[in-house]
Background:
Transfer RNA from an uncultured Pseudomonadota bacterium, 73 nucleotides, folded computationally. It was read from a public genome assembly. Its Rfam family is "tRNA". By type it is a transfer RNA. Gene Ontology term of the family: triplet codon-amino acid adaptor activity.

C1' cells in the first nucleotide's frame, strides 16, 4: 500500500427498487402468587458510526473519514 464486507434500542438482529425505524432478550410498571420464578397486558429507551452532497424528502443513492472484520501485495 490495494481490494471487500459491516456499522441501526442495553444485547443480538430485521428494516422489500428512497415517504415520519421495528423484533426478541434485558429494564420498569400493573394482574395473577404467601413470596420469589413463570405467564398474561403494559411502558420507557434511536442524532440509524460522523461530516458533506443528490432529492420535496435519505437507514438506503454518492462522497470523504473514523472503527471492526477478511482477503492480496
Nucleotide at each position: 500500500g490495494g481490494g471487500c464486507u459491516c456499522a441501526u434500542a442495553g444485547c443480538u438482529c430485521a428494516g422489500c427498487u428512497g415517504g415520519u425505524a421495528g423484533a426478541g432478550c434485558a429494564u420498569c410498571u400493573g394482574a395473577c402468587u404467601u413470596u420469589u420464578a413463570a405467564u398474561c397486558a403494559g411502558a420507557g429507551g434511536g442524532u440509524c458510526a460522523c461530516a458533506g452532497g443528490u432529492u420535496c424528502g435519505a437507514u438506503c443513492c454518492c462522497u470523504g473519514u473514523u472503527g471492526a472484520g477478511c482477503c492480496c501485495a